[in-house]
RNA sequence: GGUGAGGUAGCCAAGUUGGUCACGGCGGAUGUCUGAAAAACAUCAGAUGCGUGUUCGAUCCACGCCCUCACCA
Repeated sequence: GGUGAGGUAGCCAAGUUGGUCACGGCGGAUGUCUGAAAAACAUCAGAUGCGUGUUCGAUCCACGCCCUCACCA
């Protein structure tokens, strides 16, 4: 340099014919329970890599860029 795959909360991770409150797990906070903790249960907060475009509307489509992985050179 080329090709392919990927980038979604602190971590892992699903999803979408373009429109619903963006699914879930770990972790975090609060509460219940307990003499106190742990466990369990309930509730809560937190996310679509960056930019431009298309569109009434973009996490999803198009283009460019950045980053990661694999292969080729």